Context: one part of a larger RNA
């Protein structure tokens, strides 16, 4: 000098854009953050409309379909948060072969025929609750048989192919499907080939410090058989062999999410990994699997633990590292706001519903950028202050005063784009017009040298200053005040950290 997710002191007019718990991965009151589909299914069934009856209150029947829980489907594996763990194929980069992929695109083939249940509901019943238990009825795109099955998969044979597998062709045998709906022209369902997208796995290289850590390793290293997985593999298992890693630093210890980037620097390099983007890991702590195309699953399940809460003491409930918000910790970091209008996501044929993703608004000089606090004229160089050699000098065109302007602010009126077929949270905002009056808007640090800026008074090694050198003991440009001056400016200084 530059930089900052900064903090502190003094000060503070406006706007745009951005940023805002770096500490306790500490504990959390409350609300919201993931639902949706009646064009899969059965049930209950409001308003409205119509008919009948009526004691004029209403009752009943039909239509209608709001709403409700349930079965079923898809979604809850995305989106959002955090950085604890991890020195690792975790990340970065370049390759690889033994794989999977819901929804989407594209090609081929099919959608035949039966059956029995379980919720909801009804009856009875246990419990304070959470939640159950027994009996009975019932639908389906829920579940289970049978049929068919080109293709596919398995296996065998023959032929081709090869050093041998692999692979290709033909044939035999075996195995595996389905779901329909309605407003009737759309859309589903099943099998299968290909694609796209997404993902799993393997390898080379790179990736912090410590040798006051030198040896480490028994599923350990390799093989064979078997198992397991979507898939290669000690991934697992039995047996066999005795290997494998290490001063080119194994093992151990400490520290740490990695990267694109960011920052500094002429560069080389150093430091760093907030915001934004990619990947990874985690979801009270530890473990486990279930469902599923996908999880070992933040707002799912089970077990154990710590903690908190409810209880009728028998037993139950919970997980903000989602958005706000609270306590605590801390030098320190915001609203328990608005809207789905836009973009995107889930469900749905759609209408639409949901969306603290997102878009906006609020708070904060936290940063960057822009603007303003007036402009021109004005010498009797006014008054006052300060200094003085008492003549004067300086503050100083500064003020007064005259002329002018109205950015910003304030007040009044109009009023968007963003989104169009329609729909605007932002927002009566941006912007435009008019009115208003110089009217409402300047501070902070420094002045011994480094370093730009000097005098007076006070103080008297005191009080104090200080980044380094050093100032102060009676004339201190270094302390305190004043006048003057220098620097930066809605900021200026200080502290911390990095280059």
């Nucleotide at each position: 000098g530059a930089a900052c997710g900064a903090a502190c002191g003094c000060u503070g007019g406006c706007g745009g854009c951005a940023g805002g718990c770096c500490u306790a991965a500490c504990a959390c009151a409350u609300g919201c953050a993931a639902g949706u589909c009646g064009a899969g299914c059965g049930c209950u069934g409001a308003a409205g409309c119509g008919g009948a009856c009526u004691u004029c209150g209403g009752u009943u029947c039909g239509u209608g379909g709001a709403a409700g829980a349930g079965c079923g489907g898809c979604g809850g594996a995305c989106g959002g948060g955090u950085g604890a763990g991890u020195a690792a194929c975790g990340c970065g980069u370049g390759g690889g072969a033994a794989c999977c992929u819901g929804c989407c695109c594209u090609g081929g083939g099919g959608u035949c025929u039966g059956g029995g249940a379980c919720a909801a509901c009804c009856c009875a019943u246990g419990g304070a609750a959470a939640c159950g238990c027994g009996g009975g009825c019932u639908a389906a795109u829920a579940c289970c048989g049978g049929a068919u099955g080109a293709a596919g998969c398995g296996u065998c044979a023959u032929g081709g192919g090869u050093g041998g597998u692999a692979c290709c062709a033909u044939g035999g045998c075996g195995c595996c499907a389905a779901a329909g709906a309605u407003u009737c022209a759309u859309u589903g369902c099943c099998c299968u080939g290909g694609g796209a997208u997404g993902g799993g796995c393997c390898c080379g290289c790179g990736u912090c410090g410590g040798a006051u850590u030198a040896g480490g390793u028994a599923g350990u290293u390799g093989g064979u058989g078997g198992g397991g997985u979507a898939a290669a593999g000690g991934c697992c298992u039995a047996c066999c062999a005795a290997g494998c890693c290490g001063a080119c630093g194994a093992u151990c210890c400490g520290u740490a999410g990695c990267u694109g980037g960011u920052u500094u620097g002429a560069g080389a390099g150093g430091a760093u990994g907030a915001u934004c983007a990619g990947c990874c890991a985690c979801a009270c702590u530890g473990g486990g699997a279930c469902u599923g195309a996908g999880a070992c699953a933040c707002g799912g399940c089970c077990c154990a633990g710590a903690c908190u809460c409810c209880u009728a003491c028998g037993g139950g409930a919970g997980g903000c590292a989602g958005c706000a918000g609270u306590g605590g910790g801390g030098a320190a970091u915001a609203u328990u706001g608005g809207a789905c209008a836009a973009u995107g996501g889930g469900g749905g044929c759609a209408a639409c519903c949901c969306u603290g993703a997102u878009c906006c608004a609020g708070c904060c000089a936290u940063g960057c950028c822009g603007c303003g606090u007036g402009a021109g004229g004005g010498a009797u160089g006014a008054a006052g202050g300060c200094c003085u050699u008492a003549g004067g000098g300086u503050u100083g065109u500064a003020a007064a005063c005259c002329u002018c302007u109205u950015u910003c602010g304030g007040c009044g009126g109009g009023g968007a784009a963003g989104a169009u077929a329609a729909u605007g949270a932002c927002g009566g905002u941006a912007c435009c017009c008019g009115c208003u009056a110089a009217a409402g808007a300047a501070g902070c640090c420094c002045c011994g040298g480094c370093u730009a800026a000097c005098u007076c008074c006070g103080u008297g090694c005191c009080a104090g200053c200080a980044g380094c050198c050093g100032c102060g003991g009676u004339a201190a440009u270094a302390c305190g005040g004043a006048g003057g001056g220098g620097g930066c400016u809605a900021g200026c200084g200080u502290u911390g950290u990095u280059c």